[in-house]
Molecule: transfer RNA
Organism: Nanobdellota archaeon
RNA sequence: GCGCGUGUGGUUUAAUGGUAGAAUAUCUCGUUGCCAACGAGGUGACCCGAGUUCGAUUCUCGGCACGCGCA
Numbered sequence: 001g002c003g004c005g006u007g008u009g010g011u012u013u014a015a016u017g018g019u020a021g022a023a024u025a026u027c028u029c030g031u032u033g034c035c036a037a038c039g040a041g042g043u044g045a046c047c048c049g050a051g052u053u054c055g056a057u058u059c060u061c062g063g064c065a066c067g068c069g070c071a
Base pairs, nucleotide, nucleotide: 001070002069003068004067005066006065007064010024011023012022013021018054026042027041028040029039030038047063048062049061050060051059
């Protein structure tokens, strides 16, 4: 330099055009003599920009980051 793939809460991971879900973590409450465990509840995310569309995490283009391959 060329090609391919990936990008979603702090972390891991779903969602193939219509309200973004779960686990874990964290916070509060309950339970317990205390801790842990367990139960209930809360907070927290679509990499950036443009386009298509009534509507984009999703489709298209560009950029950025990371990974793989070729040179």